[in-house]
């Protein structure tokens, strides 16, 4: 230098054919307990890497551009 994959909650990651944005551990509050662990019920937490586009709607389709991996040179 090319090419290809990836980027979603604090972490690991799902998200299908474009329309409700989610799981599971970890967070808080309750309840169980003498107390902690376990267990059970609630809850908070998201600029969907950034910016632009296409569309009535964009995590999802296209560009760019940042990071990262792999791979050839």
């Nucleotide at each position: 230098g090319a090419a290809u994959g990836c980027u979603u909650a604090g972490c690991u990651c799902a998200g299908u054919c474009g329309g409700g944005a989610g799981a599971g551990c970890a967070c808080u509050u309750c309840c169980u307990u003498c107390a902690c662990a376990c267990g059970g019920a609630a809850g908070a937490g998201g600029u969907c890497a950034a910016g632009g586009g296409u569309u009535c709607g964009a995590g999802c389709c296209c560009c760019u551009u940042a990071g990262u991996a792999u791979u050839c040179a």